Source information: Predicted 3D model of a 73-nucleotide RNA (transfer RNA) from an uncultured Eubacteriales bacterium. Its Rfam family is "tRNA".
[in-house]
RNA sequence: GCUGCUGUAGCUCAGGUGGUAGAGCACGUCAUUGGUAAUGACGAGGUCGGCAGUUCGAGUCUGCCCAGCAGCU
Numbered sequence: 001g002c003u004g005c006u007g008u009a010g011c012u013c014a015g016g017u018g019g020u021a022g023a024g025c026a027c028g029u030c031a032u033u034g035g036u037a038a039u040g041a042c043g044a045g046g047u048c049g050g051c052a053g054u055u056c057g058a059g060u061c062u063g064c065c066c067a068g069c070a071g072c073u
Stems, first nucleotide, its partner, number of pairs: 001072007010025004019056001027043005049065005
């Protein structure tokens, strides 16, 4: 230098054929216990890497950029 993949909650990851984003763990409150742990119920937490484009509508499609990983030279 070229090519490909990945980027979504604090962490690990889903998200079909475009229709206002979810799970597990972690966190908070409550219940349970003599007290912890465990368990159960409820809750908070994200402008989906950035900027544009297409569209009535984009996490999803397109372009460029950024970061990481892998391969080739």